Predicted 3D model of RNase P RNA and transfer RNA as a complex of 420 nucleotides. The prediction has a mean pLDDT of 78. Rfam match: Bacterial RNase P class A. It is annotated as a ribozyme. Its family is annotated with ribonuclease P activity, tRNA processing and dimeric ribonuclease P complex in the Gene Ontology.
RNA sequence: AAGGUUCUUCAAGCAAUCGCUUAGGUGCCGGCCUUCCGGCGCCCGAGAGGAAAGUCCGAGCUCCACAGGACAUGACGCCGGGUAACGCCCGGGAGCCGUAAGGCUACAGAGAGUGCAACAGAGAGCAGACCGCCUGCGGCGACGCAGGUAAGGGUGAAAGGGUGGGGUAAGAGCCCACCGGGAAUGCAGCAAUGCGUUUCGCAUGGUAAACCUCGUCAGGAGCAAGGCCAAGAAGCGUGUGGAUUGUCCGUCCCAGUCACGCGGGUAGGCCGCUAGAGAUUGUCGGUGACGGCAAUCCCAGAUAGAUGAUUGCAUAAACAGAACUCGGCUUAUGAAGGGCCUUCAUU
RNA sequence: GGGCGGAUAGCUCAGCUGGUAGAGCAGCAGACUCUUAAUCUGCGGGUCCAGGGUUCGAUCCCCUGUCCGCUCA
Numbered sequence: 001a002a003g004g005u006u007c008u009u010c011a012a013g014c015a016a017u018c019g020c021u022u023a024g025g026u027g028c029c030g031g032c033c034u035u036c037c038g039g040c041g042c043c044c045g046a047g048a049g050g051a052a053a054g055u056c057c058g059a060g061c062u063c064c065a066c067a068g069g070a071c072a073u074g075a076c077g078c079c080g081g082g083u084a085a086c087g088c089c090c091g092g093g094a095g096c097c098g099u100a101a102g103g104c105u106a107c108a109g110a111g112a113g114u115g116c117a118a119c120a121g122a123g124a125g126c127a128g129a130c131c132g133c134c135u136g137c138g139g140c141g142a143c144g145c146a147g148g149u150a151a152g153g154g155u156g157a158a159a160g161g162g163u164g165g166g167g168u169a170a171g172a173g174c175c176c177a178c179c180g181g182g183a184a185u186g187c188a189g190c191a192a193u194g195c196g197u198u199u200c201g202c203a204u205g206g207u208a209a210a211c212c213u214c215g216u217c218a219g220g221a222g223c224a225a226g227g228c229c230a231a232g233a234a235g236c237g238u239g240u241g242g243a244u245u246g247u248c249c250g251u252c253c254c255a256g257u258c259a260c261g262c263g264g265g266u267a268g269g270c271c272g273c274u275a276g277a278g279a280u281u282g283u284c285g286g287u288g289a290c291g292g293c294a295a296u297c298c299c300a301g302a303u304a305g306a307u308g309a310u311u312g313c314a315u316a317a318a319c320a321g322a323a324c325u326c327g328g329c330u331u332a333u334g335a336a337g338g339g340c341c342u343u344c345a346u347u
Numbered sequence: 348g349g350g351c352g353g354a355u356a357g358c359u360c361a362g363c364u365g366g367u368a369g370a371g372c373a374g375c376a377g378a379c380u381c382u383u384a385a386u387c388u389g390c391g392g393g394u395c396c397a398g399g400g401u402u403c404g405a406u407c408c409c410c411u412g413u414c415c416g417c418u419c420a
Stems, first nucleotide, its partner, number of pairs: 001343010013313006020047003024043008049319001053330002056328005061222004068249004073218005078092005093107001094105004108213002113211002115207002130153002132149007161179006180202001181200008226271004235262005241253004278297008348419007357372004366403001374390005396412005
């Protein structure tokens, strides 16, 4: 210098003018002129994100006449830890990819059972003789018949341990060495697992993001939940009764103020709504995720939906706009900086 | 804002226990007819929405995204 990899930070700033939403203060007006409520002004503060997004997970919160049991269904799946919880995160193990830094993994079970494997191929699952090799018989011979053989060829994604040697009629774990595998066992480690020892020639491959088995977890619905006020309206039909939002048992409610369907009315306001598993700084513990303690701070709450526009300073350009709130993941995306690795060049 | 469903030929739809995708209409050609329609025969036409994964193999199973539709006050 080039390429790669990983981590972190920011998401423009300042000034002027005009606007929007809102906490607080204040003036006027209205409402039974009230320490209350509303409207219109003024002053002074605050005002989108790292993803506010997708709604893919986990919770808080609210309701269901408290959720008990069994089955079904769904999700997850190496080990240890973190957390309110998680399918998230951290650390470790194993396997795979990469020269390396580093990255990825739905990573339990196919020695319980059932299923699937098109086409090709002789044979596709407790296998198989098409070619080849070998033996015997027949034949002058080409060859035919019977048997042995999974080392070689061929088919296929996959052909029943691999390599080498011995052995044999030819072959074969038939025998041996090494590698791989099963069983038992010792040591280290909390564990996953690792390193050994003994033994067994080795007895059935793949697929569980196919059914399934084992283990863990899950009651359901979602702020358009749910509660209150005001206004308006027209009821009718059906129902082995209804609730427990998959089924059964159990439990609860009793004939409507229930469920379902059709029809009618409303299209207003308030609460929920933002002080929270909150933020910042410091310190302590921990490899780390994270946790403890102390101090300081209050940091958007709209309801057709505010957070903008213009001008100047040099120039502002990516993805993109809160709607009950958090913790994650995933996806989109601009700029800057640090660490590490490889190659090349120079010293 | 919350909750669901879908995307396959020009159009409307099948295909769902994974094995190389069909039907009807439309199009083209031929037959029949004096001609057209109807009818009969044949043919062409597909990135199965996009990207990735599992598998020997994916329209189908899983994950992520794009677009469209339905529903709840």